[in-house]
RNA sequence: CGAGAUCAAGGGCAAACCCUCCGAAAGGUGGGGACGCAAAGCCACGGACCUAAAGCAGUAGUAACGCAAAGGUAGCCGGGCCGCAUCU
Numbered sequence: 001c002g003a004g005a006u007c008a009a010g011g012g013c014a015a016a017c018c019c020u021c022c023g024a025a026a027g028g029u030g031g032g033g034a035c036g037c038a039a040a041g042c043c044a045c046g047g048a049c050c051u052a053a054a055g056c057a058g059u060a061g062u063a064a065c066g067c068a069a070a071g072g073u074a075g076c077c078g079g080g081c082c083g084c085a086u087c088u
Base pairs, nucleotide, nucleotide: 003088004087005086006085012037013036017032018031019030021028022027035075041081042080043079045078046077047076048073049072050071055067056066
């Protein structure tokens, strides 16, 4: 330097749920809280999934239903970037 592994120590992150704020929603921020995580650090590039606002469609006209990502999920998978400790 590269590959693989996770028994120890010191640490790290934080699901559900509750409060808060942002958001149409999905979801996210901050606080509490721990189901889990060796990349649960970062990036929506490919796939997948979630939502459905604008818009389209609908209607006599509204509305509902439907379509619709330029909104999301990195704790769904792949890919990219970076990285701690120990062991082989």
This is a predicted structure of an 88-nucleotide RNA (c-di-GMP-I riboswitch aptamer) from a Pseudomonadota bacterium. Rfam family: c-di-GMP-I riboswitch aptamer. The family is grouped with related families in Rfam's "c-di-GMP_I riboswitch clan". Rfam describes the family as follows. GEMM was predicted in a large-scale screen for bacterial structured RNA regulatory elements. Taxonomically the source falls in Pseudomonadota (Bacteria, Pseudomonadati).